[in-house]
The RNA shown here (c-di-GMP-I riboswitch aptamer) has 79 nucleotides and comes from Zoogloea sp. Its Rfam family is "c-di-GMP-I riboswitch aptamer". Gene Ontology term of the family: cyclic-di-GMP binding. Rfam's curators write: GEMM was predicted in a large-scale screen for bacterial structured RNA regulatory elements. The coordinates come from a structure-prediction model, not an experiment, and the mean pLDDT is 81.

């Protein structure tokens, strides 16, 4: 100097639930709230799950990145 693990410090995100708003819905935004998170930042590319529609299936359109994989960027780095 580099890597891994654990502990510590600073900062970050925010599940359930509640209120308001949007959407047919899945769900989303904002505020409150913290179960958790080292990518729980970003991208629906592959798979999964969920919703809607119909001509009902190898269909179409959507939702989920806090379901998994992949891509991409990245903070501290003290013991």
């Nucleotide at each position: 100097g580099c890597a891994a693990u654990u502990c510590a410090a600073a900062g970050g995100c925010a599940a359930a639930c509640u209120g308001c708003a949007g959407g047919u819905a899945a769900c989303u935004g904002c505020a409150g709230g913290a179960c958790g998170c080292a990518a729980a930042g970003c991208c629906a590319c592959g798979g999964g799950u969920c919703c809607u529609u119909c001509a009902a299936g190898c269909a179409a359109g959507g939702a989920u990145g806090g379901c998994c994989g992949g891509g991409u960027u990245g903070c501290c780095c003290g013991a």